[in-house]
RNA sequence: AGUCCGCUGGAUGACCGCGGUGGUUGGUCUCGGCCCGUCACCGAGGAAAGUCCGGACUUCACAGAGCAGGAUGCUGGGUAACCCCCAGGCGGUGCGAGCCGAUGGAUAGUGCAGCAGAGAGAAGACCGCCGAUGGCCCUAGGGCACAGGUAAGGCUGAAAGGGUGAGGUAAGAGCUCACCAGCACCACAGGUGACUGCGGUGGCUAGGUAAACCCCGUCCGAAGCAAGAUCAAGCAGGAACUACGAGCGGCUCGUUCAAACGUUCCAGGUAGAUCGCAUGAGGGUGUCAGCAAUGGCACUCCCAGAUAGAUGGUCAUCCAUGAGGUUCCCCUCAGGACAGAAUCCGGCUUAUAGGCGGGCU
RNA sequence: GCCGACGUAGCUCAACGGUAGAGCGUCUGAUUUGUAAUCAGAUGGUUGGAGGUUCAAUUCCUCUCGUCGGCUCCA
Repeated sequence: AGUCCGCUGGAUGACCGCGGUGGUUGGUCUCGGCCCGUCACCGAGGAAAGUCCGGACUUCACAGAGCAGGAUGCUGGGUAACCCCCAGGCGGUGCGAGCCGAUGGAUAGUGCAGCAGAGAGAAGACCGCCGAUGGCCCUAGGGCACAGGUAAGGCUGAAAGGGUGAGGUAAGAGCUCACCAGCACCACAGGUGACUGCGGUGGCUAGGUAAACCCCGUCCGAAGCAAGAUCAAGCAGGAACUACGAGCGGCUCGUUCAAACGUUCCAGGUAGAUCGCAUGAGGGUGUCAGCAAUGGCACUCCCAGAUAGAUGGUCAUCCAUGAGGUUCCCCUCAGGACAGAAUCCGGCUUAUAGGCGGGCU
Repeated sequence: GCCGACGUAGCUCAACGGUAGAGCGUCUGAUUUGUAAUCAGAUGGUUGGAGGUUCAAUUCCUCUCGUCGGCUCCA
């Protein structure tokens, strides 16, 4: 100088204030609570954010079948599960530590490739090269570049259908051969496997795109805590539909309901309380298994629960930061990243001043 | 809080993956004594932003920013 991993996210004390839990004096009382005071304890995050994945939980039928649709995609492992994590393979990139990769199939099929260019996917004669063979001219030799041959070179393009060399030819060409790259198949060796190494055979090579349709494998019922359960308060009903219906959501099947206390729409009422809702795939320490992710065991801790939404303010001392003064030791002032719970949990992504520790180049 | 939709010219909207257009507006000219209407011409894009796939992205994918909409209970 760089790269990767982990931790932290101002500290301590005093006073005042706010929310919650438990205890308690007093008041009220419809004896269950409520109010006031007081004491003890607790009170935002690594992302609480985006709502992008996966679950728990709840209701729909303690959730069924097929199709359609959606998601996902190298291998092995982890996990409750995953578009997650760990380890490895392969490809790309960097001098390197490392980093990046939606990384199955293009020989199942269909499609797409504008413009340019002669030609864009079993391609193509515009320039060029040749014109052996046939044709014409001429006098043997030669000439013309007419038929035609040709993918070595040029040109266009993101991409022009293996590369280099030799032989070969009229000129050329995998036309033939050697080596190299790559493809398919076979055999052996290593590996759980992805794959790797090595040898042989084959046709000379049919490329790109699947974050185009699609094929193959795997997974997925739907809605979401404003889910849902119980209670209280208050009002005003009306219309349509009914088994070819409704639960049931795109379709089909299957199943349940069996004429109302049903469904939908309009009108009306209420903006209340309790539960769900804080003991959990929980945290910490130690130990064992494992390369690791992670898991097992033992001990220990209880750690926000609001509802328009509490988690704040002042002072003192210190910690880093910046500015100024002075001067090598202090003083003064400013100000402390991103941000902020709302059913909960595991991830991903995004924002983030600064500080600390470690591995490696 | 949960669920969903949309960002393209000054405004309202289009656009098979292949040069981003239309209407209204604005400006200039013509027409008119003058204005309006009409006619002709011109003007104007980071396709919200950043990455990725592809030869090529408004379009396909991911992240992000912004705007808008719906969702309570009783009966």
Molecule: RNase P RNA; transfer RNA
Organism: marine sediment metagenome